[in-house]
FMN riboswitch aptamer (RFN element) from Aeromicrobium flavum, 134 nucleotides, folded computationally. Model confidence (mean pLDDT): 81 of 100. Its Rfam family is "FMN riboswitch aptamer (RFN element)". About the family: The RFN element is a highly conserved domain that is found frequently in the 5'-untranslated regions of prokaryotic mRNAs that encode for flavin mononucleotide (FMN) biosynthesis and transport proteins. Rfam links the family to the GO term FMN binding.

RNA sequence: CGCGUGCUCCGGGGUCGGUGCAAGUCCGAACCGGCGGUGACAGUCCGCGACCCGAGGUCCAGCUGGAUCGGACCGAGGUUGAACCGGUGGAACUCCGGUACCGACGGUGAAAGUCCGGAUGGAAGGCGCACGCU
Numbered sequence: 001c002g003c004g005u006g007c008u009c010c011g012g013g014g015u016c017g018g019u020g021c022a023a024g025u026c027c028g029a030a031c032c033g034g035c036g037g038u039g040a041c042a043g044u045c046c047g048c049g050a051c052c053c054g055a056g057g058u059c060c061a062g063c064u065g066g067a068u069c070g071g072a073c074c075g076a077g078g079u080u081g082a083a084c085c086g087g088u089g090g091a092a093c094u095c096c097g098g099u100a101c102c103g104a105c106g107g108u109g110a111a112a113g114u115c116c117g118g119a120u121g122g123a124a125g126g127c128g129c130a131c132g133c134u
Stems, first nucleotide, its partner, number of pairs: 002133006009126002015029004030114002032103002034048004043101002052078002056074005083099005105117003
């Protein structure tokens, strides 16, 4: 230095105005961008995570037993949005210029990327520490 195991900590951003009885949800304008990778920096490339579904499994509850029904967790796998043009350069769908586009679920007096909630959660992963191996 590399690999493996275990552990600690960290690990998502963003609003004003108008209309209206009522909207951070409509209309107008604005604002935001997780993680790893990639010949050079990425919301829109390649993957991953978050949300949702879920074969199967473990445990709990319940029953004399069976059938039926319920709860928690793990979980193979599935689903899951969006970019082009010009310039520079050895190299950029990543930089610079221009013009676009996208954004889980539940809630709400009225339709939500920006409000509230699950979530003081989980997690891709990141720093570090310990031990072991080469």